[in-house]
RNA sequence: UUUCCGAAAUGGUAACUUGAUAGAAAUGCCAAGAACACAAAGCCGACGGACCCGUUAUUUAAAAAAUAUCAGGUAGCCGAGCUACCGAA
Numbered sequence: 001u002u003u004c005c006g007a008a009a010u011g012g013u014a015a016c017u018u019g020a021u022a023g024a025a026a027u028g029c030c031a032a033g034a035a036c037a038c039a040a041a042g043c044c045g046a047c048g049g050a051c052c053c054g055u056u057a058u059u060u061a062a063a064a065a066a067u068a069u070c071a072g073g074u075a076g077c078c079g080a081g082c083u084a085c086c087g088a089a
Stems, first nucleotide, its partner, number of pairs: 005087002012038002016033004021028002036076001042082002047079003050074003056068004
């Protein structure tokens, strides 16, 4: 110095609630409060899985529900990949 690893320290992110807003929805952005938790809870959804939504169409007397397709979402669901602060055992 590098890799593994994760004690300590410096910090970081922000679960959730409320308001507002975009959207068909899932869900996202912003603000305030708050801090569940996280050593990659940084990036990546066009790397592989998994899950969520259902515009539209069809079926159905209707509703619900089911099926199919276009498309969307979750990185704080998991694995892989890339990058990265600190330095005890």